[in-house]
Context: one part of a larger RNA
RNA sequence: AACGCUGGCGGCGUGCCUUAGGCAUGCAAGUCGAAUGCACUGAAAAAUUCUUCGGAAUUUUUUAGUGAAUGGCAGACGGGUGAGUACAAGUAAGGAAUCUACCCCAAAGUGAAGGACAGCUCGCCGAAAGGCGGGGUAAUCCUGCAUGUUCCCGCAAGGGAAAAGAGCGUAACUGCUCGCUUUGGGAGGAGCCUUACUCCUAUCAGCUAGUUGGCGGGGUAAAAGCCCACCAAGGCUAUGACGGGUAGGGGGUGUGAGAGCACGGCCCCCCACAAUGGCACUGAGAUACGGGCCAUACACCUACGGGUGGCAGCAACCGGGAAUCGUCGGCAAUGGACGAAAGUCUGACCGCGCGACGCCGCGUGAGGGAUGAAGUCUUUCGGGAUGUAAACCUCUUUUGCCAAGACAUCGAGUUUUGGCGAACAAGCGCUUACUAACUACGUGCCAGCAGUCGCGGUAAUACGUAGGGCGCAAGCGUUAUCC
Repeated sequence: AACGCUGGCGGCGUGCCUUAGGCAUGCAAGUCGAAUGCACUGAAAAAUUCUUCGGAAUUUUUUAGUGAAUGGCAGACGGGUGAGUACAAGUAAGGAAUCUACCCCAAAGUGAAGGACAGCUCGCCGAAAGGCGGGGUAAUCCUGCAUGUUCCCGCAAGGGAAAAGAGCGUAACUGCUCGCUUUGGGAGGAGCCUUACUCCUAUCAGCUAGUUGGCGGGGUAAAAGCCCACCAAGGCUAUGACGGGUAGGGGGUGUGAGAGCACGGCCCCCCACAAUGGCACUGAGAUACGGGCCAUACACCUACGGGUGGCAGCAACCGGGAAUCGUCGGCAAUGGACGAAAGUCUGACCGCGCGACGCCGCGUGAGGGAUGAAGUCUUUCGGGAUGUAAACCUCUUUUGCCAAGACAUCGAGUUUUGGCGAACAAGCGCUUACUAACUACGUGCCAGCAGUCGCGGUAAUACGUAGGGCGCAAGCGUUAUCC
């Protein structure tokens, strides 16, 4: 863990081990107007026109918001799962041929031009999803030019490489803040290589052709058969290659005096995966769970032309199963993304809920009370046992119920005081021996028990019931598994 019987409270933990089976619904990744142009709504001021003198309309300026869009950063983190994986990955110790957005330090710069595409508008196609064409527009979008502290290639000569603005402020500059570009360094992160260690199987003994090495190319951020052409014929193997089976690895966990053995659930680190298989794009970083393309299976919508989807995120549902929870609350705290900030988002997280699933703590009353009451069981009928147990007296109030207050900036919630009333709270297993605890009746190798030996065929301490007793106790037993 599950099952059976039983069940008062609290704290801390913990909860699909099976079908990596399928999933209705909601939520789980957004944010920035201090990068940008529009559209719409509201407010204020000014001007013009009209006026029934109340105002109304239009334009301009300022200002507050909303919407989709361009652009930037983040969607590679956080969260889930363990399918696959046995020179793979992990762990430990080393190595050189590398990259690194945001952050920190240092040096230098930020000049002058141009262009397109969304949004918008017009037209068209489509059931929808969506798409096509014309026009025109902004930017921290894109492209040249200039300059070159520096950097790259090169022995050198020489050649090559940048940038973007916005806000505040000013009468206007100067200025301040946040950015942008190049380079060097740092921190943290990531990729690569080597060695050692790491399950069972020989009823698997030979395996290998990009295979092993070289030369030359290609390719990558980077070494390398990583890939290609050519050349050589190598490379691994009883110290177990190759094959088959099983399996995510570690920190750790259980047990044990230890050595060891077994395991890897929760938490932390690493790896792998995201319906199944493949592919690249973007990007500092992915071959990307809630991005894209193709194929496949499945499901859904359809006007039959076509289109949409991926819970191994949090809940929930169906199925499977011996078996595992709420379609809860909140961003108050911690952390993360974006933002100058206010803030927004955050099923991460913090909380509450459900389950005796586990561990720990508390309670179900305490003291007194023999005429040893009644009842029940038993008896040799005298009695004995239950048993100070109950009744009764005195006392207390944990848990519980009721009320009021305080704290928490806000939230989930927490806590104090007063009142009530012994009131609301005990079961389960065993009782032949191992093994603590015995009598009566029923049954009669039947019914049944049983972990082992074994009990039961008419006096059963072993079956069933009752009374007593023993053990543990909100648990007690059984089953499974490990030491």
Overview:
A computed fold for a 483-nucleotide part of an RNA from an uncultured bacterium, annotated as small-subunit ribosomal RNA, 5' domain. Its mean pLDDT, the model's own confidence on a scale to 100, is 81. Its Rfam family is "Bacterial small subunit ribosomal RNA". Its family is annotated with ribosome and structural constituent of ribosome in the Gene Ontology.